[in-house]
RNA sequence: UUAUCGAGAGUGGUCGAGGGAGCGGGCCUGGUGACACCACAGCAACCCCCAGAGGGAAGGUGCUAACUCCCGCGGGCCAAGUGAAUUUCUGGUCUGGCAGAUAA
Numbered sequence: 001u002u003a004u005c006g007a008g009a010g011u012g013g014u015c016g017a018g019g020g021a022g023c024g025g026g027c028c029u030g031g032u033g034a035c036a037c038c039a040c041a042g043c044a045a046c047c048c049c050c051a052g053a054g055g056g057a058a059g060g061u062g063c064u065a066a067c068u069c070c071c072g073c074g075g076g077c078c079a080a081g082u083g084a085a086u087u088u089c090u091g092g093u094c095u096g097g098c099a100g101a102u103a104a
Base pairs, nucleotide, nucleotide: 001104002103003102004101005100010040011039012038013037014036018029019028020027023072024071025070026069041064042063043062045061046060047059048056049055050054068099073096074095075094076093077092078091079090
C1' cells in the first nucleotide's frame, strides 16, 4: 500500500490470577485452573498445491469463547416518549469513518 474481518477449528502438560489490544462504559469469562508458555491435534483467512465448480493441508504465516464480544465519532430509517415537536433524551436497525487484527 492492497485485500479481508457474521464462517471454521481443542486436548494434554507446566504455572497460579486475572483475562477478553489500549482508555471509558457495558457484557462475558476464569481455582470445574482461565491468560501465558510447551507438546500434539485441528481449522483453512492469505500465500501455496491439485483441478472446471470445487477440493487439499506437505510447506510459509495465521488462527482454534462470544460479529474484531458490544458501544464510543458521523449519517439514514423505525419505534417509544410529549399537549405538540423537525431539537433533545431513550431503544432498535442499517451504514460511513476511526482504531485494531491477519495476509500478500
The prediction has a mean pLDDT of 85. Predicted 3D model of a 104-nucleotide RNA (SAM riboswitch aptamer (S box leader)) from a marine eukaryotic metagenome. The RNAcentral record of the sequence draws on MGnify. The model forms 97% of the base pairs in the Rfam consensus.